Small-subunit ribosomal RNA, central domain from an uncultured Hyphomicrobiales bacterium, 348 nucleotides, folded computationally. The RNAcentral record of the full RNA draws on SILVA. Rfam family: Bacterial small subunit ribosomal RNA. Rfam links the family to the GO terms structural constituent of ribosome and ribosome. The coordinates come from a structure-prediction model, not an experiment, and the mean pLDDT is 89.
Context: one part of a larger RNA
Formats: sequence, C1' cells, structure tokens
RNA sequence: CUGGGUAUAAAGGGUGCGCAGGCGGUCGAGUGCGUCAGAGGUGAAAUAUCCAUGCUUAACGUGGAGGGUGCCUUUGAUACGGCUUGACUUGAGUCCGAGAGAGGGUGAUGGAAUUCCUGGUGUAGCGGUGAAAUGCGUAGAUAUCAGGAGGAACACCGGUGGCGAAGGCGGUCACCUGGCUCGGCACUGACGCUCAGGCACGAAAGCGCGGGGAUCAAACAGGAUUAGAUACCCUGGUAGUCCGCGCCCUAAACGAUGUAUGCUUGGUGUUGGACCUUUCGGGGUUCAGUGCCGUAGGAAAUCUGGUAAGCAUACCACCUGGGGAGUACGAUCGCAAGGUUGAAACUC
Repeated sequence: CUGGGUAUAAAGGGUGCGCAGGCGGUCGAGUGCGUCAGAGGUGAAAUAUCCAUGCUUAACGUGGAGGGUGCCUUUGAUACGGCUUGACUUGAGUCCGAGAGAGGGUGAUGGAAUUCCUGGUGUAGCGGUGAAAUGCGUAGAUAUCAGGAGGAACACCGGUGGCGAAGGCGGUCACCUGGCUCGGCACUGACGCUCAGGCACGAAAGCGCGGGGAUCAAACAGGAUUAGAUACCCUGGUAGUCCGCGCCCUAAACGAUGUAUGCUUGGUGUUGGACCUUUCGGGGUUCAGUGCCGUAGGAAAUCUGGUAAGCAUACCACCUGGGGAGUACGAUCGCAAGGUUGAAACUC
C1' cells in the first nucleotide's frame, strides 16, 4: 500500500458550524470531456517470455517470434458519470395556524435550612464516637423564644419525564432570545449530504485582576486508632466552592457505539401533537421523541435487534502485538500549570 476492522479485544475526533475536496433526487434535449469499441502510429536495442540453434552440457552466446501498462491520431457508440439547457416535486427550505419544554441571557423576588450577631427565658453541661479525646461552656454554652445580618442552594411536584449539538440545564415572576414538534400542503424548485484545514462552544479542577465569603472543605493543626498511621474516624480550618471580566481546553467529555439517508416480523409502557370514534371510562389510526422485551438477521460471546451492533450508500476520523510512551526531541498554543502534534534505541 492493499485488505480487514473500530460497544467490551488496538481503534469514533468532546461537540457543533462550515470553505476547499468527495458524493448527490425524478423526466427530457444537446454536447461527446470521462467511458466503451474499431483502425493506424508509437512503445529503440539489450534484458524478460516462447521456439530454434552454437560452444561435449550448463552458465553464456546467436537467430526468430510473441507480448507490452501507456501515449498520440482517427472513425464511431451514447447506457452511466460530467458539462450546457428545459421541466418536475418526493429531498431541502420558506409561509400560515397551533403546541410542549430545568434550551440560553438579563433583572427582580420568595420561603425553608445552616452560620453569625443582639435581647429574653434558663442552668450545667454541650458536642462527638465503636469507645473516647481534642473542642465549646459559669466571662452563662447546648436548648428555647423574638429580632437582625449575610451567603449559597432551591425540599415536595420530580417521573429510564422534558429541553439542548455536546458540555450541560431544576424555587417563582418579567423582559430579550435560539432550536424543536404537529397540522395546512400555499410558495421556492435539488437550493442537498459529509467535511481535511479553519472557526465557535466545551464539566470539574487550575490560573490572572477585582469583589464576595454562609456552608462545605484540598493544604494545615490538634484529638483518636495503630507496631507505625504523613490515612480511614473526630474537633477545627485556609485556598477553593459564589459573582464579574480574561485565560486554561482536559475527562470513564460514555450509549466506551461518528454524521446523514433509505429499507427490514412484532408486543408493551411513557412524553408532545393531529385525526377518527365513544356507553365519556375509554378505544383506534398517524407523526415526532423516550424506555423495556423480543422475530429475522448479526455477533467470539455478552448481547444487539425500526433509537441496530441487521441490509445498503456517501463522506470524515481512527486502528495495525505488549512494554519503552502519550515519554524524548522539534514545532505550536498557554501567564503558569500544562495542552496539541508525537518517535526511536532497547526489550519480551
């Protein structure tokens, strides 16, 4: 390279948008670029193949023949692909009418709880554990009542429920705003799919500047445990956890399953629509999601099975024994931490 693969054996990029590129619906017409066929030319010799032949044979030599990817010219074919042109509506989009939603952003606001402060009641304990101790408390704690401060998170509803491309999103209200679904089938008429590079987003932790700081809590301190205990348990406790702006760009970023489209027995839940029917309890049809079980098929098995890991097509990404190693070097990005790209010797 070809081939074969990528849920779990090595292997799907964290996710989207998208230029180039690759691929592309139905019916005509033209062209004849690709494609196909015929003819001609070229394709040197040597080498190689076959036949014959010469050195005793072979190697070696000599003669002849055949073949030759490809390229050029020319004649023709026009199914398929391309190009030009005309038309179409089922792909895609628009419009109109409805609908659901923790989708995003900004602002406001509510109650419960924790902590702290002030005051009242009240007195000797509280707290904590396997048991304790450190700790708090007669300078009045814990408990309880009233008032106040402040920060963070939103019980019940809550649901293999919903929304989002993924990360993710959950009190309530208002405003701004993205997407989706159903129905009508009015409009455009292939406008599509995928996407190297690129751009954007991207949990947590971490970093910079400025705020904030209730809780929890790396580090740290103390108390226990223990042979020891740099831990597990306990009492404290700083970064951080929260907000604004700017970075970082990683993850078991997982469905360990790339995206898109079509096709392929069923059953049973559930979410959001539309339609038909009804004895108003419900029943049926259909579209879009989300679960479970399973047919055929697939699979090494586990399992998967219209939400495929089945049958196909298009495009991208990735894999090629284990270790060395996601290391070294170089390049590049970053304030740093580090990220991305990514070997070899050697060894089994």